[in-house]
Context: one part of a larger RNA
RNA sequence: UGAACGCUGUCGGCGUGACUAAGACAUGCAAGUCGUACGGUGUAGCAAUACACAGUGGCGAACGGGUGAGUAAUGAAUCGCUAACGUACCCCGGACACUGGGAUAGCCAGUUGAAAGACUGGGUAAUACCGGAUGAGACCACGAGAAGGCAUCUUCUUGUGCUCAAAGGGCAACUGGUCUGGGAUCGGGCGAUUUCCUAUCAGCUAGUUGGUGAGGUAACGGCUCACCAAGGCUUCGACGGGUAGCCGGACUGAGAGGUCGGCCGGCCACAUCGGGACUGAGACACUGCCCGGACUCCUACGGGGGGCUGCAGUAAUGAAUCUUCCGCAAUGCACGAAAGUGUGACGGAGCGACGCCGAGUGAAGGUUAAGUCCUUCGGGAUGUAAACUUCUAAAAUCUGCUAGAAGGUUCUGAUCGGCAGACUAUAAGGGGCGACUAACUCUGUGCCAGCAGUCGCGGUAAUACAGAGGCCCCGAGCGUUAGGC
Numbered sequence: 001u002g003a004a005c006g007c008u009g010u011c012g013g014c015g016u017g018a019c020u021a022a023g024a025c026a027u028g029c030a031a032g033u034c035g036u037a038c039g040g041u042g043u044a045g046c047a048a049u050a051c052a053c054a055g056u057g058g059c060g061a062a063c064g065g066g067u068g069a070g071u072a073a074u075g076a077a078u079c080g081c082u083a084a085c086g087u088a089c090c091c092c093g094g095a096c097a098c099u100g101g102g103a104u105a106g107c108c109a110g111u112u113g114a115a116a117g118a119c120u121g122g123g124u125a126a127u128a129c130c131g132g133a134u135g136a137g138a139c140c141a142c143g144a145g146a147a148g149g150c151a152u153c154u155u156c157u158u159g160u161g162c163u164c165a166a167a168g169g170g171c172a173a174c175u176g177g178u179c180u181g182g183g184a185u186c187g188g189g190c191g192a193u194u195u196c197c198u199a200u201c202a203g204c205u206a207g208u209u210g211g212u213g214a215g216g217u218a219a220c221g222g223c224u225c226a227c228c229a230a231g232g233c234u235u236c237g238a239c240g241g242g243u244a245g246c247c248g249g250a251c252u253g254a255g256a257g258g259u260c261g262g263c264c265g266g267c268c269a270c271a272u273c274g275g276g277a278c279u280g281a282g283a284c285a286c287u288g289c290c291c292g293g294a295c296u297c298c299u300a301c302g303g304g305g306g307g308c309u310g311c312a313g314u315a316a317u318g319a320a321u322c323u324u325c326c327g328c329a330a331u332g333c334a335c336g337a338a339a340g341u342g343u344g345a346c347g348g349a350g351c352g353a354c355g356c357c358g359a360g361u362g363a364a365g366g367u368u369a370a371g372u373c374c375u376u377c378g379g380g381a382u383g384u385a386a387a388c389u390u391c392u393a394a395a396a397u398c399u400g401c402u403a404g405a406a407g408g409u410u411c412u413g414a415u416c417g418g419c420a421g422a423c424u425a426u427a428a429g430g431g432g433c434g435a436c437u438a439a440c441u442c443u444g445u446g447c448c449a450g451c452a453g454u455c456g457c458g459g460u461a462a463u464a465c466a467g468a469g470g471c472c473c474c475g476a477g478c479g480u481u482a483g484g485c
Base pairs, nucleotide, nucleotide: 001482003481004480005479006478007477010359011358012357013356014355015354016352017351018317024314025313027312028311029310032059033058034057037056038055040053041052042051043050044049066270067269068268075195076194077193078192079191080190081189082188085187086186090183091182092181093180094179095178096177098132099131100130101129107122108121109120110119111118112117137164138163140161141160142159143158144157145156146155147154148153168175169174196242197241198240203233204232205231208230209229210228211227212226213225214224215223245267246266247265248264249260250259251258252257272293273292274291275290276289295306296305297304298303323349325348326347327346331345332343333342334341335340362391363390364389365388371382372381373380374379397422398421399420400419401418402417404416405415429474430473431472432471433470434455435454436453440469441468442467443466444465450457451456
């Protein structure tokens, strides 16, 4: 140290736990919500009405969660630029919302298929869709004036012309719609510096480098295309090969430095493999769509379905890594006018001495028994240690009460806690003892059996092997192995 292994193991708090196969996955859950946008259907009721729901519609699903495969620069860190840009929801301001229309799902009737589903006809609504009107204003074009800057230019005032809007809901309070200016937030793009090893890689490059024009984009740009020129990079290491997500930081060290980037936070990349676009303010979209590949499942053989690098969990791999738990009470997020609903985010509990920290395994007295070991046979050691006597009750457990985490007007506690009482002495091991290195004797063995980090021990008196007694170190841990300094 994200450890593993051996022996041992009482409790609590806080952390932490697939480092290997970005290999394969059974099952359940992980993104919904709104009936105050809409027509309906059902249930209860005599009714008013209330409740629920599939569908249309809106918002969200681009967040949150996971992983580190790829990536040596289209990345990251730091500092700048954007007169080359976008931004739903939110905040502030200005101006509006007039008038029409045709559909379609649901529903009804029917056809078809094993299923997934598909098709035909009828008919209906909207904040769904479409036409016309208006234009504070915005875009564009052409003029006039002023200010500023950083080359191209930008901003402001003003004139004319072209094009472009809208939706309602609610008893009400109110809420929503359209265009536009500003803000906030979040992003896109560009530049500079830094960013591992290798020269047993020395030359690399044709959209390549630049220009003109066009297309494309929110936006600059060979970003793409046509034409033109022949450029561009490189020993200050191009190009190639290997390795690797980057940072805040972590470990170590007196520092300089060395090594690392698990948990937590920021950025990036990926979502079975490869490619593509659609929708949208935002994606080229983990649990959306389409195509192709591999794998896998269902099938009536015609055809269909799937994607745990979400949370649990399974087999496999491996020295090795957990519960198919509880709750939306709190914090946050989505939707909603709200009540509220959803949320494997999150809050908690469970398992593992995996780590750190804390507590305990008793206290006082007690002729110094027996046993065991050593012995010069006198005795000595274990050792106040035990037995025995008296006492205490931390933790755990059980019972009862409480209402703290809850703050604000209502409501709300998964879980943890607080107080009181009852109960019982009930919980210690591991390694070592030749020197380094704290700690010594006896017996067995006899270069055997064995030990060992290094030096080295063992061939008949072994403090080094094995057992025993004693001692030393640490202690719910102690050793070993692997790795870093």
Overview
A computed fold for a 485-nucleotide part of an RNA from an uncultured bacterium, annotated as small-subunit ribosomal RNA, 5' domain. RNAcentral holds the full RNA, with entries from Greengenes. Rfam family: Bacterial small subunit ribosomal RNA. Its family is annotated with ribosome and structural constituent of ribosome in the Gene Ontology.